RNA sequence: UUCUUAUCAAGAGAAGCCGAGGGAAUGGCCCGAUGAAGCUUCAGCAACCUCUACAACUAGUAGAAAGGUGCUAAUUCCUGCAAGCAUUGGCUUGUCAGAUAAGGG
Numbered sequence: 001u002u003c004u005u006a007u008c009a010a011g012a013g014a015a016g017c018c019g020a021g022g023g024a025a026u027g028g029c030c031c032g033a034u035g036a037a038g039c040u041u042c043a044g045c046a047a048c049c050u051c052u053a054c055a056a057c058u059a060g061u062a063g064a065a066a067g068g069u070g071c072u073a074a075u076u077c078c079u080g081c082a083a084g085c086a087u088u089g090g091c092u093u094g095u096c097a098g099a100u101a102a103g104g105g
Base pairs, nucleotide, nucleotide: 001105002104003103004102005101006100007099008098013042014041015040016039017038021031022030023029027078028077043072044071045070048068049067050064051063052062053061054060076097080095081094082093083092084091085090
């Protein structure tokens, strides 16, 4: 970098350094000197990999959190496309894009 599969309406932040941006992209709408991004430390959430028991042939159920990741403003903050319904511009479903994990090239 790419492919496959699964999930994405829940959950969980403080301190120190630094100093102006950040929320993927487009358009919005937001966050930010009462401190953005980044780095460090500690803490937490979740349960993909993992572990234990049952179970039985790798499906499932329940539990755990030592280890590998991930995450800790707003539904993936909203969005584009298609279909259906509605008609003051919305709702639902599918899908594109994106993120994360596991496995492969």